[in-house]
Molecule: Bacterial RNase P class A
Organism: Methylophilaceae bacterium
RNA sequence: GAAGCUGACUGGGCAGUCGCUGCCACUUUCUGAGUGGGGGAGGAAAGUCCGGGCUGCAUAGAGCGGGAUGACGGCUAACGGCCGUCCGUCGAAAGCCGUAAGGUAUAAGGCGAGGAAUAGGGCCACAGAGACGAGUCGGUUCGACCUGUGAGCAGCGAAAGUUGCGAACUUGCGUCGAAACGGGUGAAACGCGGUAACCUCCAUCCGCAGCAAGACCAAAUAGGCUGGCAAUGGCGUGGCUCGCGCCGCCAGCGGGUAGGUUGCUUGAGCGCAUUAGCAAUGAUGCGCCUAGAUGAAUGACUGUCACUUGCCGCAAGGUAGGCACAGAACCCGGCUUAUCGGUCAGCUUCACUU
Numbered sequence: 001g002a003a004g005c006u007g008a009c010u011g012g013g014c015a016g017u018c019g020c021u022g023c024c025a026c027u028u029u030c031u032g033a034g035u036g037g038g039g040g041a042g043g044a045a046a047g048u049c050c051g052g053g054c055u056g057c058a059u060a061g062a063g064c065g066g067g068a069u070g071a072c073g074g075c076u077a078a079c080g081g082c083c084g085u086c087c088g089u090c091g092a093a094a095g096c097c098g099u100a101a102g103g104u105a106u107a108a109g110g111c112g113a114g115g116a117a118u119a120g121g122g123c124c125a126c127a128g129a130g131a132c133g134a135g136u137c138g139g140u141u142c143g144a145c146c147u148g149u150g151a152g153c154a155g156c157g158a159a160a161g162u163u164g165c166g167a168a169c170u171u172g173c174g175u176c177g178a179a180a181c182g183g184g185u186g187a188a189a190c191g192c193g194g195u196a197a198c199c200u201c202c203a204u205c206c207g208c209a210g211c212a213a214g215a216c217c218a219a220a221u222a223g224g225c226u227g228g229c230a231a232u233g234g235c236g237u238g239g240c241u242c243g244c245g246c247c248g249c250c251a252g253c254g255g256g257u258a259g260g261u262u263g264c265u266u267g268a269g270c271g272c273a274u275u276a277g278c279a280a281u282g283a284u285g286c287g288c289c290u291a292g293a294u295g296a297a298u299g300a301c302u303g304u305c306a307c308u309u310g311c312c313g314c315a316a317g318g319u320a321g322g323c324a325c326a327g328a329a330c331c332c333g334g335c336u337u338a339u340c341g342g343u344c345a346g347c348u349u350c351a352c353u354u
Stems, first nucleotide, its partner, number of pairs: 001350010012305007020040002023037006042325001046336002049334005054210004066206005071085005086114001087112004095104003115201002120199002122195003132191001137183001139181001140179006146172001148169002152165005214262004224253006233247005269288008307322006
């Protein structure tokens, strides 16, 4: 210098004007308003996928069912996360082979639901005879039978011949059986085959619900309970008497609704330094406080600078654009997904120079 790869950081600055929402102080005409000061979104706040804190349910314990995970070791509050190692697999315009086309082993690095197939069940497309039960498509070898050729022997016959037996040979798109040798098909062809990302088995882990959890205060109205007062009444029970039921006012108590307060942001927190460890991560010291809203604020416009793109220009520069993804809602650790751009660091291979 070229190519490939990995990780981390950043996520526009300044000024002016007009606004929004909490907090503090002061003033005021005080359920309100004004003035001043100070705070006010993210690396993902997102998806809600995994894990934990916290809260209630019995101090969450046992069984069944269900779910998740799965090499080995480590980290962690915990995890399905992260780190290291092994194994498998992918991985180049460089290497090697080759005239070339191309082939091939790898580096950094990427990816891996990488326990068990001798517990059992299921499945293995197409092709193929046969896909785990066994089986024979054609070839080959062996055996038996049929068929063919047939020396020779025997009977009969005067002979020609004819009948029977028959060693041997081995013709046949022959038949049957055996062997399982090679072929062919296929990802895999009989080997305790492959498949568990099919059921299953083994090991480990998981109680359920969630801040609309949960706790507290508590109006009006209407119920409830208790006590007192008033009237000795009114209504219903056909009338009358008795009895029974309902109806008034006041006070107190209690539950609950609206509403309000809390939970609520000091926390597995952040920064720096030292230190243990290959690393993830841990330990020690010092420093810092960084949204807490709730019918839900965190904004808009203008100017300028920075970055970047197109066009014009030799240049200085000019001109027209662009400036992402997205937005808290109890908190935290991860994963995944979205993201215009910019910066930095590291690793591998090759080439050149010293």